The prediction has a mean pLDDT of 84. Large-subunit ribosomal RNA, domain I from a metagenome, 541 nucleotides, folded computationally. Its Rfam family is "Bacterial large subunit ribosomal RNA". The full RNA is in RNAcentral, with records from SILVA.
Context: one part of a larger RNA
Formats: sequence, C1' cells, structure tokens
RNA sequence: GGCGCAGGGUGGAUGCCUUGGCACUGAGAGCCGAAGAAAGACGUGAUAAGCUGCGAUAAGCAGCGGUGAGGAGCAAAUAUCCGAUGACCCGCUGAUUUCUGAAUGGGGAAACCCGGCUGAGUAUACCUCAGUCACCAUAUACUGAAUACAUAGGUAUAUGGAGGGAACCCGCUGAACUGAAACAUCUAAGUAGGCGGAGGAAGAGAAAGAAACAUCGAUUCUGUGAGUAGCGGCGAGCGAAAACGGAAGAGCCUAAACCGGAGCGCGUGCGUUCCGGGGUUCGGACUGCGACAUGUGAGCAAUAGGAUAACAGAACAGUCUGGGAAGUCAGACCAGAGAGGGUGAAAGUCCCGUAUGUGAAAUCCGAUUUGCAGCUAGCAGGAUCCAGAGUACCACGAGACACGAGAAACCUUGUGGGAAGGAAGGGAGACCACUCCCUAAGGCUAAAUACUACUCAGUGACCGAUAGCGCAUAGUACUGUGAAGGAAAGGUGAAAAGGACCCCGGGAGGGGAGUGAAAGAGAACCUGAAACCCUGUGUCU
Repeated sequence: GGCGCAGGGUGGAUGCCUUGGCACUGAGAGCCGAAGAAAGACGUGAUAAGCUGCGAUAAGCAGCGGUGAGGAGCAAAUAUCCGAUGACCCGCUGAUUUCUGAAUGGGGAAACCCGGCUGAGUAUACCUCAGUCACCAUAUACUGAAUACAUAGGUAUAUGGAGGGAACCCGCUGAACUGAAACAUCUAAGUAGGCGGAGGAAGAGAAAGAAACAUCGAUUCUGUGAGUAGCGGCGAGCGAAAACGGAAGAGCCUAAACCGGAGCGCGUGCGUUCCGGGGUUCGGACUGCGACAUGUGAGCAAUAGGAUAACAGAACAGUCUGGGAAGUCAGACCAGAGAGGGUGAAAGUCCCGUAUGUGAAAUCCGAUUUGCAGCUAGCAGGAUCCAGAGUACCACGAGACACGAGAAACCUUGUGGGAAGGAAGGGAGACCACUCCCUAAGGCUAAAUACUACUCAGUGACCGAUAGCGCAUAGUACUGUGAAGGAAAGGUGAAAAGGACCCCGGGAGGGGAGUGAAAGAGAACCUGAAACCCUGUGUCU
C1' cells in the first nucleotide's frame, strides 16, 4: 500500500411527522374613496431589534351585549400593576386616527418645506393651537368688458367628479410568431398587448323579428340540430340558423296629434321655448256613450327568517406490561353523539368537540309576508289630425355578419346625393310580381348566465420540506442605474426536567455527577444511507 472484518468521524439520503400549500364543492359577500381610499413613512411597550396591534387618547379609550378567573400579543425572564365594584378574552356600536399618498392652500427630490384668512391662548406685531383656502362639471344668484342693449368673463353657494381594486363584462385600438409542410389572399385573431368605462354582475331585451301559406310571439344561457347548410389560394382551415327539449320568465315609459299655463322674439297675431294634462300600436288624438272597477306593485316602510359573540350537550372503572395506557385481559355503559383533534403508545364513554336543541342589548341582510306610495280600464263612430329626417334609400369606399365581392340580401357608416309620410314604409338572401310578416330613425327593464381578490363550512385514489405556492412564509436576504429578477432555510424531549456541583483547559471542548424511558435525544439536538476520511485487526506484497 491492496483486499477483508470490526469500530468511529463526516455527511444529510431514507422513513415517520406537519404548522404550509394545491385543486374543488356548498353557502355568503362582491366594491373602497374628498366624512380622505388602496398602499406606505414615522412613531407607539417598564425593559423592545423584528412581526402583530394601535396612532400624540398610540399592544390602546368609551358604551352596550357575551363569558366568568385569571390577565398585561408572538415571547422567555425580572420588575411593577390590573381583576367578583367582573379584569383579560369574544361580538356590535362609537371616539381618537401623526405624516405621505387622488392629495386638494402654495411648493417639493413622497412621508418634507413655506403661507393667506377667521378664531382661541391676559396677546395689533413673536409663538402655539383649532378651523378653512386645489381643479373641473352642472345648477342657481349676483356682478360684468371691448360695445348701446347684450354677451364673453368674474364671484359666491349647492351638488357631483377625481384615485384604487384578483378575475368576470362593455367599448375603442390592435400585432407577430405560428399553420398553410415555402408564401402573398387566408390562418393565428379581433387573440396577446394598449386605452377608456361600468356593475355585482355586465351586455342583450319587448319585433320595421322568425317563418312559410301553417304558424310562433322580448332577451339571455344550455342539450340536440351539426362538424350539417355553407364559406374557403374550394388549400390550410373557418363554420351557422330555423326548429325541438330544458333553465328562467315581466313587461313598461316617452316624442307627436289635442287641451291648459308661463316666458321670449318681432312684423301684434303669428312663431318659438318650457311646464302640466293627454297618449304609446288590443294604434292614438278627436266626437258620442259609460265607468271609478280590475290588475300590477321592479319604489318605500315594517316583518318571518338569517348573519355577526355564545350556551346546554350522553356514557368506564379494574388487572397486566410499561417511563407513561388510550394497548392486553376480564367485565360494563352511552349512542339523534362510533366526524375530527388532543391527551406521556392505539380513547365512542379523560379534554375540546360531534348529533340535537337553545340564544342577541347593538348593527346589517331580508327573494318571505303585510301595509303604503306609484301605475293601470271599456264600447261605438270613421270626417280631420298625429305616429321619432339629413333619417330610410341610392352611389362610391370600408367594416361586420359562419358568408374571403360573390347572384350577396340583412346590419354599421366615411364621402356625395336624398324620400314617402298610413292609399305610407321596412322585411321574407340579387332583382320583379303576388302573397305573408312587421312598424325603423327615442328610452328603461329583474331572473336564468360569467367570475372569485375576500368570508364561513367542508371535500380529496392531491403534495409532504429538491415535493406542494416563489415563500411551512419572504416578495425577505441578495442582484441590477432601472424596469425587474429573486433564493436558501422545518423536527431535542411527554415535560426544559436545557446538565446544580467537582475536575482538565485561556477558551472551545471534554471527563465525572445529576435529569430523563432514552443523552449513542445535549440544543451543530428524531431516524441517520452513500460518497469521503480515520483507527484497530487479519491476510497478501
């Protein structure tokens, strides 16, 4: 030195565990903000670096409820206190709430600097404190130029707006990679991205519809229809609708004609504006007759009930082993409760709970119920009037429709032209005729549908620390000028009982002693694999 055996060290695999994740289900909730949000800065404790809480009233103040013996957060220790005159803790409602931030008195390199006005502090000047002072829009009032009336402008008051938010929703804008086995129409895709806006949902919505000679009767979502009809360098690909079944179900208000009132203009009897009535497609106005019913009630108030603290809640003792009984043995009991967790191993009957039942001073929800406001009617006549205009429609150019200009309707509209007006107008996929359907150019509308940052309850042939979220917590440490990128890191023990005391040593560390079931569980702490490094020994050289 090689090989083997044995014993160690190092290392942190494996096993077991779980405070954390992941994916869902059922409910709830679905906005917050100038009454100053979200997010922060700085403070705040007897001692206080971090987290949490809170805000100069600062781990807190007050009231009302709950609970009932301990308490002063994570988090030990000491000190000092609080508590049956009810603390701590839990719920509801209030008070306080520095500075930054839309940030809004002005400024600014966020968390800082500097002001005006009014008031208070013995107070005209300094200081401190309280309140107030941004901009925009709308409404009203006052004021008021060039410029006579006026208008622009200005001032005041009131109301609103501004910013944030995970996804879902609507609108505007809008790629490329890619596919077509290249590529240009096409596709990807109206996707990603950007901007604006809203709500708990949004959007759509009460037929100028769909159909087919029979009819249906707002919208939305869904199963089928159907990968069909079609579109398509007829390539790649794209891809309906009617109808039928289901979820849900709800319908309304205006403009105008006509009547009345007020104002304004001028040419003084017309025009126009506003307000009230009327009226809405079973058309209406108008004229005549007759009635005050019926239904609705999406608005308001209360309410059954629910949410936000809680309360009651059955039934086991012994033997053996053991450090420890929940295990064993031999007997009991409860069960509307044998879900689950904890307890020194494995507990229906020890603890917390569970089934079941009960409960609110206060705030909130309330689709149920009640009441109220509000809204709402007919018959006949057919003379006259009304029924949404730069609109329909046409041409050209685009877009959107499953539909790429096609035979290309329907829908939207950039440019130009431009009706009828109920004997009217639009549609039924060029266009025409006939027939049928509907009434555009004003508006509102719950539910069924989408989503989950958030709350509660629960589930898993989901993970178990190189897994599962990036984080068993951390957007921390660290990197980057910055936008941004972004870790590693869990486990003593049942209980600290965390090793008093003695010895060696400067210490680190170790040897005794002691604790413990175990210290070969000693904090570099469960188990403790391999690589790697030693020691002893056998054997070979």